[in-house]
């Protein structure tokens, strides 16, 4: 710093459901897995979403970037 299977040890968790919170978007716990080589964390850029629309909020599992990290293989 690159690459990701015929390894290993493992993480994490889509849609539903149930309890809170929030005008929403949406999100916390819990159950549950569609699924992910970062689906780990940053709202910088684009984008999409909600609102009480001046403005303010959401969403990293839209893209793109930033930055950390386990293995393990080639150089």
């Nucleotide at each position: 710093a690159c690459u990701g299977a015929c390894a290993a040890a493992g993480c994490c968790a889509a849609a539903c459901c149930a309890c809170g919170a929030g005008c929403a978007a949406u999100c916390g716990u819990g159950g549950g897995a569609c699924g992910g080589a970062a689906a780990g964390c940053u709202a910088c850029g684009g984008g999409u979403c909600c609102c009480c629309a001046a403005g303010g909020g959401a969403c990293a599992g839209c893209c793109g970037a930033g930055u950390u990290g386990c293995c393990a293989g080639a150089g």
c-di-GMP-I-GGC riboswitch aptamer from an uncultured Desulfobacteraceae bacterium, 75 nucleotides, folded computationally. Of the family's consensus pairs, 95% are formed in the model.